[in-house]
Context: one part of a larger RNA
Molecule: large-subunit ribosomal RNA, domain II
Organism: Candidatus Bathyarchaeia archaeon
RNA sequence: GUCGGGGAGUUCACCUCAACGGCGAGCCUAAGGGUUAAAAGCCCGUAAGCGUAGGGAAACCGACGGCCCGCAGCCUCGCUUUGAGGGGCGAGGGGCGGGGUCUUAAAGGGCCCGGAGUCGUUGGGGUGAUACUAGAAACCGAGUGAUCUAGCCCUGGGUAGGUCGAAGCCGGGCGAAAGCCUGGUGGAGGACCGAAGGGGUGUUGACGUGCAAAUCACUCCUCAAACCUGGGGCUAGGGGCCAAAAACCAAUCUAACUCGGUGAUAGCUAGUUCCUCCCGAAUUGGAUCUCAGUCCAGUCCCAAGCGAGGUUGCCCGGGGGGUAGAGCACCGAUCGAGGGACAAGGGCCCGAAAGGGCUCACCCCUCUUUCGAACUCCGAAUCCUCGGGCUCCGUAGACCUUGGGAGACGGGUCCUAGGGGGUAAGCUCCUAGACCGAGAGGGGAACAACCCAGACAAGGGUUAAGGCCCCCAAGUGCUGGCUAAGUGUCAACCUAAAGGGUGUCCCCAACCCCAGACAGCUGGGAGGUAGGCUUAGAAGCAGCCAUCCUCUAAGCAACGCGUAAUAGCGGACCAGCCGAGGUUGGGGGUCCCGAAAAUGGACGGGGCUAAGCCAGCCGCCGAUACCCUUGGGCCUAACGCCAUGCGUUAGGCUGGUAGGGAGGCGUGCCGGUCGGGCAGAAGCUGAGUCGUAAGGCUCAGUGGACUGGCCGGCAGUGCAGAUCCCGAC
Numbered sequence: 001g002u003c004g005g006g007g008a009g010u011u012c013a014c015c016u017c018a019a020c021g022g023c024g025a026g027c028c029u030a031a032g033g034g035u036u037a038a039a040a041g042c043c044c045g046u047a048a049g050c051g052u053a054g055g056g057a058a059a060c061c062g063a064c065g066g067c068c069c070g071c072a073g074c075c076u077c078g079c080u081u082u083g084a085g086g087g088g089c090g091a092g093g094g095g096c097g098g099g100g101u102c103u104u105a106a107a108g109g110g111c112c113c114g115g116a117g118u119c120g121u122u123g124g125g126g127u128g129a130u131a132c133u134a135g136a137a138a139c140c141g142a143g144u145g146a147u148c149u150a151g152c153c154c155u156g157g158g159u160a161g162g163u164c165g166a167a168g169c170c171g172g173g174c175g176a177a178a179g180c181c182u183g184g185u186g187g188a189g190g191a192c193c194g195a196a197g198g199g200g201u202g203u204u205g206a207c208g209u210g211c212a213a214a215u216c217a218c219u220c221c222u223c224a225a226a227c228c229u230g231g232g233g234c235u236a237g238g239g240g241c242c243a244a245a246a247a248c249c250a251a252u253c254u255a256a257c258u259c260g261g262u263g264a265u266a267g268c269u270a271g272u273u274c275c276u277c278c279c280g281a282a283u284u285g286g287a288u289c290u291c292a293g294u295c296c297a298g299u300c301c302c303a304a305g306c307g308a309g310g311u312u313g314c315c316c317g318g319g320g321g322g323u324a325g326a327g328c329a330c331c332g333a334u335c336g337a338g339g340g341a342c343a344a345g346g347g348c349c350c351g352a353a354a355g356g357g358c359u360c361a362c363c364c365c366u367c368u369u370u371c372g373a374a375c376u377c378c379g380a381a382u383c384c385u386c387g388g389g390c391u392c393c394g395u396a397g398a399c400c401u402u403g404g405g406a407g408a409c410g411g412g413u414c415c416u417a418g419g420g421g422g423u424a425a426g427c428u429c430c431u432a433g434a435c436c437g438a439g440a441g442g443g444g445a446a447c448a449a450c451c452c453a454g455a456c457a458a459g460g461g462u463u464a465a466g467g468c469c470c471c472c473a474a475g476u477g478c479u480g481g482c483u484a485a486g487u488g489u490c491a492a493c494c495u496a497a498a499g500g501g502u503g504u505c506c507c508c509a510a511c512c513c514c515a516g517a518c519a520g521c522u523g524g525g526a527g528g529u530a531g532g533c534u535u536a537g538a539a540g541c542a543g544c545c546a547u548c549c550u551c552u553a554a555g556c557a558a559c560g561c562g563u564a565a566u567a568g569c570g571g572a573c574c575a576g577c578c579g580a581g582g583u584u585g586g587g588g589g590u591c592c593c594g595a596a597a598a599u600g601g602a603c604g605g606g607g608c609u610a611a612g613c614c615a616g617c618c619g620c621c622g623a624u625a626c627c628c629u630u631g632g633g634c635c636u637a638a639c640g641c642c643a644u645g646c647g648u649u650a651g652g653c654u655g656g657u658a659g660g661g662a663g664g665c666g667u668g669c670c671g672g673u674c675g676g677g678c679a680g681a682a683g684c685u686g687a688g689u690c691g692u693a694a695g696g697c698u699c700a701g702u703g704g705a706c707u708g709g710c711c712g713g714c715a716g717u718g719c720a721g722a723u724c725c726c727g728a729c
Base pairs, nucleotide, nucleotide: 001729002728003727004726005725006724011129012128013127014126015125016124017123018122019121020120021119022118023117026050027049032044033043034042035041054061055060064097066096067095068094069093073089074088075087076086077085079083098113099112100111101110102109103108132271133270134269135268139261140260141259142258143257144256150235151234152233153232154231155230156229157228158227159225161193162192163191164189168185169184170183171182172181173180174179197222198221199220202218203217205216206215237253239249240248274664275663276662277661278660279659284297285296286295287294288293300405301404302403303402304401305400309393310392313390314389315388316387317386318385319384320383325378326376327375331372332371333370336367337366338365339364340363345360346359347358348357349356350355411436412435413434415433416432417431418430419429420428421427441452442451443450456631457630458629459628460627461626462625466621467620468619469606470605471604475618477617478616479615480614481613482612488608489607499593500592501591503590504589505588506587507586508585509584510583511582512581520577521576522575523574524573526550527549528548531545532544533543556571559570560569561568632654633653634652635651636650637649638648639647640646641645665718667715668714669713670712671711672710673709674708675707676706683702684701685700686699687698688697689696690695
């Protein structure tokens, strides 16, 4: 892991609600007793309890025969009598009024008053109990442990070989001596090297379902001592023992192990078993030693009551507003100019100083410029509210009220819009809506929330979004443009900017142009004069000043290069050749550059010059959408029926998590009743068939002795999950 078996809302008491039943201003027995062989059943038992009056702490006091509206229903009137209208009564219901009591000076206020309860059964919920099941880390008690290990005590055992050579002692030499030197001897040492032994440094080697719940290999530390070790003994859990690591105390230690309290507790985690039908949420506000929880409200479900309106959408009208925008009239900020004022301040000037003048800044005014969430002379669209009308819903009972049951109180996205924080974020916090959540289907390559569209079942058709070269259903469709970059083949999410481009297409404007434009080529481009000054020089061309006149078709007192200065080369300007558009500016479309990420590479792919982009047209494909047919279920009406229901017709509905409600299937046992079975029961295997389903039935085989239908009742009543438990493989 699979299979088989086991496996989780139970029971009791009390409270509360609903349904049904009994009795009813009453209801009911409990313990116990009688009957019985015992039980069941029946009978006795009225003690207690609940109810019948409330208010008040208590003392104490102590409650509706009034009026109005009005549903159902009943009566009645006249009608176009099989239906609506008018009138009356009107249980229940509603509105007033009244009353009891407490507070109290009074007023006002609180609770209560026009009689319904109680017992039982079943079911929903609550509380207490283990309380749906499983799960701690822990706490406490009583015991068991020092055969592991820590320390200590008693009694035994063990330590190859080699090296160094302390004291002491002896000899020799020297010395007056103390003593010194030297050669031996000697054999000290928590001395050295290194076996056994003990240890466990490094390889962070091997191994790492191992040889092994600590081993193997090499390497390494120590090896006569604070050494190693056998046997016996002592210390025990808030205790021991500790050359101290919170180490060790039996593979367990910041408090051992075993059993018990114990089913500890767990606001946490996991699991929680058959089917169908109806409805269907919330992740918000307030509070919380509260933020993983809970309570109240909101939101969902169910039931009952009432009896006529409700209305989220549209239109009209009456109110409200200060946002978007806009503006500068206020407040605040702001550009430039002008004016005024100016005690103190900065700068400059005059003056010996006193002082004076100019100017700047500050301040005010005028004109001009630009702004503001906390500015407003203004001011929408939307929005809110009230009234009327329409639409829609509603006597098939809405709105509302009451009671019962919940779940939820981690939301998310994006779109879409509006905001606060943040450089920003698949960021965070709000507001409004939608969607996902709890929503399937089609499209978007894939893709919770983007587009289309809200799925009862089966069949047929038509469309939506999106598509129509192939993968792949449908156009290698039509018309006109653009792109040459494989740009692109991307609705958005996710998919590039500032800034550049005589790339290319289109539009507009101005100017020039057959009296010849623009470009190109050819020629001219002169004289006074080298203008004057300056200068070593200055001749168009270092610099300063001026910038005239003549001849002309035109030619600068010179636009650039150049020379020491000249020279020289172009340019402006003019003519000729040529012969038709040209130059500049603005706008739009498309394309290019800008453009860098890690294995080779992504338009979904192939591929495409359209099968790309723009504008238009025709057709087709394409969903569970829409339409048609048939059928099921729910709600409702009408009609008809031997009527808690059935049939026909018609209308509406029928996605769904948490969750509420309703109806069923199946298992075991019990009571009643009717059956089946050795001429083959249950069980098992296979097939067929019926039912929306849980499931039922039949047949064949196997099997070899029990078993089923219906009506009721009671439950240890349904498994895929819980690292669930046991077994098998």